Source information: Model confidence (mean pLDDT): 84 of 100. Large-subunit ribosomal RNA, domain II from a Candidatus Altimarinota bacterium, 696 nucleotides, folded computationally.
Context: one part of a larger RNA
RNA sequence: ACCAACGAGUUAGCUGUACGGCGCACGGUUAAGGGACAAAUACCCGAAGCCAUAGUGAAAGCGAGGGUGAAUAACCCGAUUAAGUGUCGUGCACUAGACCCGAAACGUGGUGAUCUACUCAUGGCCAGGAUGAAGCUAGCUUAACCGCUAGUGGAGGUCCGAACCGACCGUCAUUGUAAAGGCGGCGGAUGAGCUGUGAGUGGGAGUGAAAAGCUAAUCGAACCACGAGAUAGCUGGUUCUCCUCGAAAUAGUUUUAGGACUAGCCUUGUGAUAAUAGCGGCAGGGGUAGAGCUCUGUUUAGACUAGGGGACGAAAUAAGUCUACCAAAUCUAGAUAAACUUCGAAUACUGCCGUGAAUUUCACAGGAGUCAGACUGUGACAGCGAAGUGCCACAGUCGUGAGGGUAACAGCCCAGACCACCGUCUAAGGUCCCAAAUAAAGCCUAAGUGGCAAAGGAUGUGAAAUUGCGUAUACAACCAGGAGGUUGGCUUAGAAGCAGCCAUUCCUUUAAAGAGUGCGUAAUAGCUCACUGGUCUAUGCGAUUUUGCGCCGAAAAUAUAACGGGGCUCAAGGCUUUAACCGAAGACGUGGGAUGCAUUUUGCUUCGGCAAGAUGCAUCGGUAGAGGAGCGUUCCUGUCAGCGUCGAAGCCUCGCUGCGAAGCGGGGUGGAGCGGCAGGAAGUGAAAAUGUUGGU
Numbered sequence: 001a002c003c004a005a006c007g008a009g010u011u012a013g014c015u016g017u018a019c020g021g022c023g024c025a026c027g028g029u030u031a032a033g034g035g036a037c038a039a040a041u042a043c044c045c046g047a048a049g050c051c052a053u054a055g056u057g058a059a060a061g062c063g064a065g066g067g068u069g070a071a072u073a074a075c076c077c078g079a080u081u082a083a084g085u086g087u088c089g090u091g092c093a094c095u096a097g098a099c100c101c102g103a104a105a106c107g108u109g110g111u112g113a114u115c116u117a118c119u120c121a122u123g124g125c126c127a128g129g130a131u132g133a134a135g136c137u138a139g140c141u142u143a144a145c146c147g148c149u150a151g152u153g154g155a156g157g158u159c160c161g162a163a164c165c166g167a168c169c170g171u172c173a174u175u176g177u178a179a180a181g182g183c184g185g186c187g188g189a190u191g192a193g194c195u196g197u198g199a200g201u202g203g204g205a206g207u208g209a210a211a212a213g214c215u216a217a218u219c220g221a222a223c224c225a226c227g228a229g230a231u232a233g234c235u236g237g238u239u240c241u242c243c244u245c246g247a248a249a250u251a252g253u254u255u256u257a258g259g260a261c262u263a264g265c266c267u268u269g270u271g272a273u274a275a276u277a278g279c280g281g282c283a284g285g286g287g288u289a290g291a292g293c294u295c296u297g298u299u300u301a302g303a304c305u306a307g308g309g310g311a312c313g314a315a316a317u318a319a320g321u322c323u324a325c326c327a328a329a330u331c332u333a334g335a336u337a338a339a340c341u342u343c344g345a346a347u348a349c350u351g352c353c354g355u356g357a358a359u360u361u362c363a364c365a366g367g368a369g370u371c372a373g374a375c376u377g378u379g380a381c382a383g384c385g386a387a388g389u390g391c392c393a394c395a396g397u398c399g400u401g402a403g404g405g406u407a408a409c410a411g412c413c414c415a416g417a418c419c420a421c422c423g424u425c426u427a428a429g430g431u432c433c434c435a436a437a438u439a440a441a442g443c444c445u446a447a448g449u450g451g452c453a454a455a456g457g458a459u460g461u462g463a464a465a466u467u468g469c470g471u472a473u474a475c476a477a478c479c480a481g482g483a484g485g486u487u488g489g490c491u492u493a494g495a496a497g498c499a500g501c502c503a504u505u506c507c508u509u510u511a512a513a514g515a516g517u518g519c520g521u522a523a524u525a526g527c528u529c530a531c532u533g534g535u536c537u538a539u540g541c542g543a544u545u546u547u548g549c550g551c552c553g554a555a556a557a558u559a560u561a562a563c564g565g566g567g568c569u570c571a572a573g574g575c576u577u578u579a580a581c582c583g584a585a586g587a588c589g590u591g592g593g594a595u596g597c598a599u600u601u602u603g604c605u606u607c608g609g610c611a612a613g614a615u616g617c618a619u620c621g622g623u624a625g626a627g628g629a630g631c632g633u634u635c636c637u638g639u640c641a642g643c644g645u646c647g648a649a650g651c652c653u654c655g656c657u658g659c660g661a662a663g664c665g666g667g668g669u670g671g672a673g674c675g676g677c678a679g680g681a682a683g684u685g686a687a688a689a690u691g692u693u694g695g696u
Stems, first nucleotide, its partner, number of pairs: 001696006011096003015093010027051003033045003055062002065077004099237002102234001106227006117201009126191001128160003131156001135152006164188003168185005203219001205215003240630006250263005264370002266367007275360001278355007290343001291341002296337003300333004307326002309323004373398007381390002403414003418592004423588003429582003432566003438579007450568001456552002460549010477535005483508003488502003514529001518527002593620012631685001633682008642674002650669008
């Protein structure tokens, strides 16, 4: 991992409540206990008690009333209307382990120091080599000590290094040879050394050269049994079928925030009625969007004018005068606001009337689930007018929704799947090939733009508009001129058109020629431009604006990789238009099923209805969840004078029936039990729980 078996809402209650069945009801019912009988859960006794029959008050109490109150007021709870009770079944709640499995922990009592920590008693062990302390001896030396030299000696938590003890580095190993090892190096190795045997100390305790280390592969509190099915607002799991309806992820409160309670939203029953969504009409209030500047604030320019600053003035303070400074108020013009409004919608909301029946609404009662929401569009806030961000509001989808489109893609677009069909029409989106389906007309694009992106940039190209020059010859090109006063003045070493400054930058000769457009020189010179003449020649040549489609701007990490791919330029790209087609579980067609309502027929009836059939209309996606109807398993009761060695169950296989759970029949195997019908009771259905056990 697979297969098989096992594996989770049960049982109980001096319980409660709702619905349903049954009994009795101007009440219902027995409990303990007792009786007869062969025996019994059956039958007969047994009203003690309980519920109901009257409420109300804290109570004494009073009583169709009672309480509060001084009250006859007022208010609260009642009566006047009203059926209960016993039992059984089912739903739910409560108390119990209470649907199942799952802690870490806590307590009580015991068992452990054969591992290990420390201690005690008694034993054992440490190859070999090196160093050479004290002391001693001899000699020398000294007045004597001291000292020196040589020898002797053999000290040391001394040195090197096996056994032994350890464990610093690397590597192999990592389902190992090994639940800590192998290999190669490494540390200590006469010591606080190592070690044998025996003994002692224990669980909030021991022991610890201290690491919360160690206390039997277990230690921030050992192990075993028990309390015990501890508790688990947490995670996981929870087993057959079909049918109807179908949520929520919000509010308030919460030692509350991943939990709960009440409400909201779902479902079932009973009742009420037309009270309901939508649409139309009428009537309302509003202060949002927008707009505006009257108010409150903010704000620009100008005008005017207090005040301030500065200057002049004055012996001094001043008066006074001036002001290219600042500037309140006021005026003119122009702006701005969530906490501004002289104004002011669309929508939305409320009421009334009408319409609306494709069943909404309201009340009461039983049962829930939900309280982590997600994205998209729109309106706000926070943030950076960031976020697949946070937080509100309105709508949609997903959630709980399949199908078609978007290459793939919960939340986008189209569209809501009862079943069948080798029928038809469409939606979004598409029609060269992959791949169902296409053509035509007119333009645009040359960038593979299409098939990512900005500020910004550009004689890309199409369309439109305005304007200038032009056969009195424009624009470009070529030929020629481009002069004089004058080197304007100043400045400067120089400044001569061309470093810089100044200047109504003037005048003259001219076809024209700036006190000079650029290059250039130290300054001149030189080249050139403006301007002019000539040559040539036009469906011409310029400038500006608007606009369509393109271009540059453009760098990312494994591989083209920014059309899904091929491929597309005579589009298969873009814009405009026309006519077709394809395309879904949509719509239609045909057949079938289920549910609800209505009408109707038949049967039954406790007269309330119930069941079956037919017709018509509508409906039939669905998680949590509510409701309904069934299938199958085991056992029990009754019944079928049921089936069975002329072959039961089980197993394998084929066929048929049923929407389905399943059932029936044939054949084979098997070899002794099994079923139908009417009921009853449950150890009643497995694919999941890192489920349990077994097998492979």